The RNA shown here (Bacterial RNase P class A) has 340 nucleotides and comes from a Syntrophomonadaceae bacterium. It matches the Rfam family "Bacterial RNase P class A". Rfam describes the family as follows. Ribonuclease P (RNase P) is a ubiquitous endoribonuclease, found in archaea, bacteria and eukarya as well as chloroplasts and mitochondria. Rfam links the family to the GO terms dimeric ribonuclease P complex, ribonuclease P activity and tRNA processing. The source organism's lineage runs through Bacteria, Bacillati, Clostridia, Eubacteriales and Syntrophomonadaceae.
RNA sequence: CAAGUAAAUCAGACGAUCGCGGGCAUUUCGCCUGAGGAAAGUCGGAGCUCCGCAGGGCAGGGUGCUGGAUAACGUCCAGUGGGGGCGACCCCAAGGAAAGUGCCACAGAAACAAACCGCCAGGAGCUUUCUCCUGGUAAGGGUGGAACGGUGAGGUAAGAGCUCACCAGCAGGCAGGCGACUGCUUGGCUAGGCAAACCCCACCUGGUGCAAGACCGAAUAGAGGAGCCAUGAAGUGGCCCGCUUCGCUCCCGGGUUAGGUCGCUUGAGGUGCCAGGCAACUGGCAUCCUAGAUAGAUGAUUGUCAAAUACAGAACUCCGCUUAUAGAUUUACUUGCAUA
Numbered sequence: 001c002a003a004g005u006a007a008a009u010c011a012g013a014c015g016a017u018c019g020c021g022g023g024c025a026u027u028u029c030g031c032c033u034g035a036g037g038a039a040a041g042u043c044g045g046a047g048c049u050c051c052g053c054a055g056g057g058c059a060g061g062g063u064g065c066u067g068g069a070u071a072a073c074g075u076c077c078a079g080u081g082g083g084g085g086c087g088a089c090c091c092c093a094a095g096g097a098a099a100g101u102g103c104c105a106c107a108g109a110a111a112c113a114a115a116c117c118g119c120c121a122g123g124a125g126c127u128u129u130c131u132c133c134u135g136g137u138a139a140g141g142g143u144g145g146a147a148c149g150g151u152g153a154g155g156u157a158a159g160a161g162c163u164c165a166c167c168a169g170c171a172g173g174c175a176g177g178c179g180a181c182u183g184c185u186u187g188g189c190u191a192g193g194c195a196a197a198c199c200c201c202a203c204c205u206g207g208u209g210c211a212a213g214a215c216c217g218a219a220u221a222g223a224g225g226a227g228c229c230a231u232g233a234a235g236u237g238g239c240c241c242g243c244u245u246c247g248c249u250c251c252c253g254g255g256u257u258a259g260g261u262c263g264c265u266u267g268a269g270g271u272g273c274c275a276g277g278c279a280a281c282u283g284g285c286a287u288c289c290u291a292g293a294u295a296g297a298u299g300a301u302u303g304u305c306a307a308a309u310a311c312a313g314a315a316c317u318c319c320g321c322u323u324a325u326a327g328a329u330u331u332a333c334u335u336g337c338a339u340a
C1' cells in the first nucleotide's frame, strides 16, 4: 500500500421565527419534555389482566452435545466433537439404529446379503486354440451414492485379517477433566446408511388476551321458543379424575354502541464509577426521570458545521430472534507485495 475477518459509534449538531401533543405553574402570555436501530415481522419468551382449582393425569406442543447466564426463551456466553477457509474466522436440525416398525429408485450377481466376468485344482471332450462338469475363492474387473474395514508386505493351488506393520472403527483397562470428551494401552479382526422417517429416551409446558380488565353515566322489550334437571347440569382450547356451585345451556328479538374516567407509563429502567467473573452477566455506590396520542402530536422557513443520506413513525410494557438499510468514522487481527 492492497485485499479480507470480527466488533463498535453516529444515523444529524448548535441557534432564530412561527406552529402542534403532554406535564407543571399562572389572571397569564412562562418553564420542562416529545418516535427507532430496527418503532417493521408477530417468530419466541415473560411482566400484567381475567377465568367461583388455575389441583392431578393423558393427549397435544416445544427443546435435544457439555457446563454456565437470565424473570424466562427455541436467546446469549464459554467449551467439546464435526465441517469450510492459506489464515484471521465462519457454520452445524450435535440424544438413541443393540426396543420395534419402515425405506434405500435405477443399475448390479447381490443393498443384512450374494458370485456376472475372472483366478486356481481335478475330471471329460476335442485339430492346438478351446468347450463342459465338480470343488475352492472374493485379492483383480464391472454396476452403483454406498458392496462381507483401508494401504503395504508375507503367505497360498489360487486367494482371504490367514499372519504382520501402520491407520480407522468396536470392546475392555488406566489416567486427566464438573462434564461433553481426550490421551495411553490391550484385544478379537470388524454385516452399511437414513430418526430434517414413524418411533424410543430426557427435560419443559393451564388457557386467554389491553379490542385484557375495572368504575361511572345513559338507554331498553322480553307474557318468546327449545333442551336437561341431583343417577343432573354448568364451570375460558380437548379428554379423564377430583373439586366448587345450584339451576343451567342454546336459539330468536330489543336497548347502549363516535359517552366519560382508569388501566397509560417509576421500570426485570437509563447513565457513570467500583468490585467479582475468560465471558454472558451479577453485586454495590452515586445520579437522572427522557412520548402517552385516541380520527390519532414534532411541521414550515432560515444561519453555521466534514458526511446528513438509506430503511423508515410509538398505541400496555420489556427481553430476544428475523428481515430492510445509504453514508461517515474508529479499533483489533489475518494474508499478500514493497522498503528498512
Base pairs, nucleotide, nucleotide: 001336002335003334004333005332006331007330008329009328010327012305013304014303015302016301017300018299020034021033022032023031024030036311040322041321043320044319045318046317047316048209050207051206055241056240057239058238060205061204062203063202064201065079066078067077068076069075080094081092082091083090084089095200096199100198101197102194103193104192116141117140118137119136120135121134122133123132124131125130149167150166151165152164153163154162168190170187171186172185173184174183175182176181213262214261215260216259222252224251225250226249227248228247232246233245234244235243269288270287271286272285273284274283275282276281